Background: Transfer RNA from a Prevotellaceae bacterium, 72 nucleotides, folded computationally. Rfam family: tRNA. Model confidence (mean pLDDT): 82 of 100. The sequence was found in a public genome assembly. Lineage of the source: Bacteria > Pseudomonadati > Bacteroidia > Bacteroidales > Prevotellaceae.
């Protein structure tokens, strides 16, 4: 220098055009003499960043950034 993969909640990951979800974690409450376990509710995300296509983009296209892998 070229090619590819990945980037979504604090962590691990789904979602593949129709205003984003799970598990664990966090907060509050119930239960207990207390803890653990259990139960109920809740908070938390400009979907790496910038453009384009579209009525509508996490999703499709382009560029770019980061990590990883391969080729030279």
């Nucleotide at each position: 220098g070229c090619u590819g993969u990945u980037g979504u909640a604090g962590c691990u990951c789904a979602g593949u055009g129709g205003u984003a979800g799970a598990g664990c974690g966090c907060u509050u409450c119930c239960u207990u003499g207390g803890u653990a376990a259990g139960g109920a509710a809740g908070a938390g995300g400009u979907c790496g960043c910038g453009g384009g296509u579209u009525c509508a983009a996490u999703u499709c296209c382009c560029a770019u950034c980061a990590a990883c892998a391969g080729c030279u």